The RNA shown here (Guanidine-I riboswitch aptamer) has 110 nucleotides and comes from Aliiruegeria sabulilitoris. Rfam family: Guanidine-I riboswitch aptamer. The literature on the family includes a 2004 paper in Proc Natl Acad Sci U S A by Barrick et al., "New RNA motifs suggest an expanded scope for riboswitches in bacterial genetic control". From the family's description: This family represents a conserved RNA structure found upstream of the ykkC and yxkD genes in Bacillus subtilis and related genes in other bacteria.
């Protein structure tokens, strides 16, 4: 220079916004309730992390049990350990909108 890998998903967190509740205001009503505005409105619903936790699941080492007449491998199961490391725009998309959601472990940079 170039090529492959660096897994899946759930539940939560930072975080986000304003469809829906709800709250403030202001209107309108005899009453019920209506209508408009406000996310520099605490909050529920709701989105939601490659580089944030937790569990499951996959994969990979060891170690053992099971079946096959035996051994070796294959498969099944069961315990255990690992699954690293990571700085990041501008812009554009979804959804009511926004965003550490998606482009994207990207352009870049070291």
């Nucleotide at each position: 220079g170039u090529g492959c890998a660096g897994g899946g998903u759930a539940c939560u967190u930072a975080g986000g916004g304003u469809u829906c509740c709800g709250u403030u205001c202001g209107g309108u009503u005899u009453u019920c309730a209506c209508c408009g505005a406000a996310g520099c409105c605490u909050g529920g619903u709701c989105c939601g992390a490659g580089a944030a936790g937790u569990g499951c699941c996959g994969c990979c080492g060891c170690g053992g049990g099971g079946g096959c007449a035996a051994a070796u491998u294959u498969u099944c199961c069961c315990g255990u350990g690992g699954u690293a490391c990571a700085c990041g725009g501008c812009g554009g998309g979804c959804c009511a909108a926004a965003a550490u959601c998606c482009c994207g472990g990207g352009a870049g940079a070291g």